[in-house]
């Protein structure tokens, strides 16, 4: 230099054959419960889906670039 394969919330992962709002669990925060914490339960927040661009009525999904990682060949 070439091929594969990963990149979503702070982390750990979902999201079908492109479809109607991107969620789930852990954490964070506020409450309730207790004398007080823990536990357990109810809730809020937290996303440029690595970044650009094209296709599409419509893209986390497709197609082209780039950027990080990871793994084979050379």
């Nucleotide at each position: 230099g070439g091929g594969c394969c990963c990149g979503u919330a702070g982390c750990u992962c979902a999201a079908c054959u492109g479809g109607u709002u991107a969620g789930a669990g852990c954490g964070a925060c506020c409450g309730a419960c207790u004398g007080a914490u823990a536990c357990u339960c109810g809730g809020u927040a937290g996303g440029u889906u690595g970044g650009g661009g094209g296709u599409u009525c419509a893209a986390c999904u497709c197609c082209c670039c780039u950027c990080g990682g990871g793994u084979c060949c050379a």